[in-house]
This is a predicted structure of a 129-nucleotide RNA (SAM riboswitch aptamer (S box leader)) from uncultured Nocardioides sp.
Of the family's consensus pairs, 93% are formed in the model.
Taxonomically the source falls in Nocardioides (Bacteria, Bacillati, Actinomycetes, Nocardioidaceae).
The prediction has a mean pLDDT of 83.
RNA sequence: CUCAUCGAGAGGGACUGAGGGAACGGCCCGUCGACGUCCCGGCAACCGCCGCGAACCUCCUGCCUGACGGCAGUCGCGGAAGUGGUGCUAAUUCCGGCCCGCGGCGAGGUCCGUCACGGGGCAGAUGAG
Numbered sequence: 001c002u003c004a005u006c007g008a009g010a011g012g013g014a015c016u017g018a019g020g021g022a023a024c025g026g027c028c029c030g031u032c033g034a035c036g037u038c039c040c041g042g043c044a045a046c047c048g049c050c051g052c053g054a055a056c057c058u059c060c061u062g063c064c065u066g067a068c069g070g071c072a073g074u075c076g077c078g079g080a081a082g083u084g085g086u087g088c089u090a091a092u093u094c095c096g097g098c099c100c101g102c103g104g105c106g107a108g109g110u111c112c113g114u115c116a117c118g119g120g121g122c123a124g125a126u127g128a129g
Stems, first nucleotide, its partner, number of pairs: 001129006011040005019029003024096003041089003045086003049079006060073005093123001098120004103115004
């Protein structure tokens, strides 16, 4: 940089001691000890593995065959084990901001304010390349 996913899932102990949830706003967690480090557990998202199905085999790559040729690659569904490689283990990525749409409330038709919902985007996280 590209692609995919982000409404599911999963905590105890020891040490330490004031902030932490990436930044901002909100809201929350936290001296009834959070965050962090270590130990022991747990979860199962991705790759990998197994099975089934679909597509492709024009070209290219790998494997098998003396050759013709065949199988794999790609996609979907399901499964096992958690160490084969990562990851995760408060709250939807905790929510929001930017754009579009739709609705409630405000005397409420326009503007405006506020609240909710849907879609997209930005940012971020994880994996694969």